[in-house]
RNA sequence: GGGCCAGUAGCUCAGUUGGUAGAGCGCACCCCUCGCACGGGUGAGGUCGCAGGUUCGACUCCUGUCUGGUCCA
Numbered sequence: 001g002g003g004c005c006a007g008u009a010g011c012u013c014a015g016u017u018g019g020u021a022g023a024g025c026g027c028a029c030c031c032c033u034c035g036c037a038c039g040g041g042u043g044a045g046g047u048c049g050c051a052g053g054u055u056c057g058a059c060u061c062c063u064g065u066c067u068g069g070u071c072c073a
Stems, first nucleotide, its partner, number of pairs: 001072007010025004019056001027043005049065005
């Protein structure tokens, strides 16, 4: 320098023939208990790495770019 893969909630990850973003764990509160844990319930938390483009509409398609991994030189 080039090819490929990945980047989504605090963490680990789903989610694409384009149609209003989810789970588990964690966190807060409630129930349960004498109390804690376990268990049950409710809730908060994300400008989907960044910037443009296409589109009525983009996590999803296109371009550029950044970071990490891997391979080639």

The RNA shown here (transfer RNA) has 73 nucleotides and comes from an Actinomycetota bacterium. The prediction has a mean pLDDT of 82. Rfam family: tRNA. Rfam links the family to the GO term triplet codon-amino acid adaptor activity.